[in-house]
Context: one part of a larger RNA
């Protein structure tokens, strides 16, 4: 060095399993005051449902009776016809009892009585009485209808029980007994309905989630056409304004700040002068404007029309924004002229629906009405290019595409933090900056800490201690050699050189780390995928069970606690170790 054999498990980001953690589409389960829906329960109705009676209400008839302003015997409802009607079938009167009264009376019965009353004429009033026949208001029986309540009753309809056929039984059927039009059962309908199904539950986003945000103005960032991101940096807007316009037009006028003077009068009222220049104001944020005006005041008005539109900005597209000029009907100016709101630029919503309002449209047999038509036009999707009319969660029971396009472990990049270190030297140090220190500051190493980034890996790169086994650096813990010393000695205290060796054992706790005790010359700092699980271990963290504690209506959550919880690999290469043999 080559070749065996025998170990041993550092590496082949070892094998196995298209990562369970995390996010991204999707799905399943489960909950609930998320939407919608269906069972289910329940309310009412009607049918299946029939007979009587009673209370109450409603109509509608018969029959009785009732109807008082004055004036008139005196209680005249209204309109009519008519000259006579009532009466031994019992008038008048007179008594009883009952109903009704406006308390004057007036109707009925019964008893007495026995033969007249009344009306028409007369008067009085707006209307004139007996009798009769319509007819209204109110009342009273009474009948019929109907409605609701109650009650009753049998025959629908239930149910039980005995028997009959048959070996039983069901069905049927007879028969008796309880219930009964209630109950059951269709339809219709109102309520409740996670009991059960369907499905929703936004997106950015220096990983997700909690937060915040989404539309429209202005400035900056924007690199001097226009246009430009970012969870960049700074404000607004979801409007106002017509009888005092904050709009039109015509006139006219100039704000603001200094200075100086001028009764009360002052740092600001009002006057007067000088000087500056646009600083004042502009209905509302910025930005760009603006001076016989766009500010600020007066007059007169309604162009804050109507119908149009050559032409252009602006732009994926819808949308946006500006417009001379014509017809019309008009304010305002002497008049040339201006005038389709508002100094500009924000004050918003597309398709469908569509309350309401107009309208010389249509019109199922005709008039009507109802329905549509056009035309105008309140309401809203703020996640502001608006998915539906309608919509929230939880999964550690979870499942499936995928993703190192995106997290946690380790890596790397960086070095805010962190550690070590130069360096200036106010200051402590009795005096003295540096014996040992160092304020406020500069400048670095360095990759052990927290971080930022998300660059390899999510068709797996297994995590915290501990056990074993160790290899290094040195910014030095003992041992070793020096220099300074606020170094007499001894002990220290600080810098420098040195990596050869070494660097304890217990008790607590899964702990590292810490505190303890008891020792040592000392019980160093760290780097090795916080070395090491194809070496071990498995107490902690990090499935499934199940408990407290808080949170949630819940389902179930919690860098909260607690008990319990499968650690797989027979080495192919490479490494090493031993050992033959060339």
């Nucleotide at each position: 060095c080559c070749u065996g054999c025998a170990g041993c498990g550092g590496g082949a980001c070892g094998a196995a399993a298209a990562g369970a953690c995390c996010c991204c589409g999707g799905a399943a389960g489960c909950u609930u005051u998320a939407c919608u829906g269906c069972a289910g329960u329940u309310u009412g109705g009607u049918a299946u449902u029939g007979u009587u009676u009673u209370u109450a209400g409603a109509g509608u008839u018969u029959u009785a009776g009732u109807g008082c302003g004055u004036a008139g015997u005196g209680u005249a409802g209204u309109g009519g016809g008519u000259a006579g009607g009532a009466u031994u079938u019992g008038a008048a009167g007179u008594u009883c009892g009952c109903c009704u009264u406006u308390c004057g009376g007036g109707g009925c019965g019964g008893a007495u009585g026995g033969a007249u009353c009344c009306a028409a004429c007369a008067a009085u009033g707006a209307a004139a009485c007996a009798c009769c026949c319509a007819u209204c208001u109110c009342u009273a029986c009474a009948a019929c209808u109907u409605u609701a309540a109650a009650a009753u009753c049998u025959a629908a309809c239930c149910c039980c029980a005995u028997c009959g056929g048959c070996a039983a039984a069901a069905a049927c059927g007879a028969u008796g007994a309880g219930g009964g039009a209630c109950a059951g059962u269709g339809c219709c309908u109102g309520a409740u309905g996670g009991g059960c199904a369907g499905u929703u539950u936004g997106a950015a986003u220096g990983g997700g989630g909690c937060g915040u945000u989404c539309u429209c103005c202005u400035c900056c960032u924007a690199a001097a056409g226009a246009g430009u991101a970012a969870c960049g940096g700074a404000g607004g807007a979801g409007u106002u304004u017509a009888u005092u316009a904050a709009g039109g037009u015509c006139a006219g006028c100039u704000u603001g700040g200094c200075c100086c003077g001028g009764a009360u009068g002052g740092a600001a009222a009002c006057c007067g002068g000088g000087c500056u220049g646009g600083a004042c104001g502009u209905g509302u944020a910025a930005a760009g404007g603006c001076a016989a005006a766009a500010g600020c005041u007066g007059g007169c008005u309604u162009a804050a029309c109507u119908g149009c539109a050559a032409g252009a900005c602006u732009u994926a597209c819808a949308a946006g924004u500006c417009g001379a000029g014509c017809a019309g009907a008009u304010g305002c100016g002497a008049a040339a002229g201006c005038a389709g709101a508002a100094c500009u630029u924000a004050g918003u919503g597309a398709c469908c629906c569509g309350a309401c309002g107009a309208u010389u449209c249509u019109u199922a047999a005709u008039a009507g009405a109802a329905a549509g038509g056009u035309c105008g036009g309140a309401g809203a999707c703020a996640u502001c290019g608006g998915a539906u009319a309608a919509a929230a969660g939880c999964u550690a029971c979870u499942c499936c595409g995928g993703g190192g396009a995106u997290a946690a472990c380790a890596g790397g990049c960086u070095a805010g933090u962190a550690u070590c270190g130069u360096u200036c030297g106010a200051g402590c140090g009795u005096c003295c900056c540096u014996a040992g220190c160092g304020a406020c500051g500069a400048c670095g190493a360095u990759g052990c800490u927290c971080g930022g980034c998300a660059c390899c890996u999510c068709g797996a790169u297994g995590u915290c201690g501990g056990c074993u086994c160790g290899c290094c650096a040195c910014a030095g813990c003992g041992c070793g050699g020096g220099g300074g010393u606020g170094a007499a000695g001894a002990a220290g205290c600080u810098c420098c050189c040195a990596a050869g060796c070494g660097u304890u054992u217990g008790g607590c706790u899964g702990u590292u780390c810490g505190c303890c005790a008891a020792u040592u010359a000392a019980a160093g700092u760290g780097g090795c995928a916080c070395g090491c699980g194809a070496g071990c271990u498995g107490g902690g963290u990090u499935c499934a069970g199940a408990c407290c504690g808080u949170c949630g209506u819940g389902a179930g959550a919690c860098a909260g606690g607690u008990c319990g919880g499968u650690c797989u690999c027979u080495a192919u290469c490479u490494g090493c170790u031993g050992u033959a043999g060339g």
Model confidence (mean pLDDT): 80 of 100. Predicted 3D model of a 582-nucleotide part of an RNA (large-subunit ribosomal RNA, domain V) from a Minisyncoccota bacterium. The organism belongs to Minisyncoccota, within Bacteria.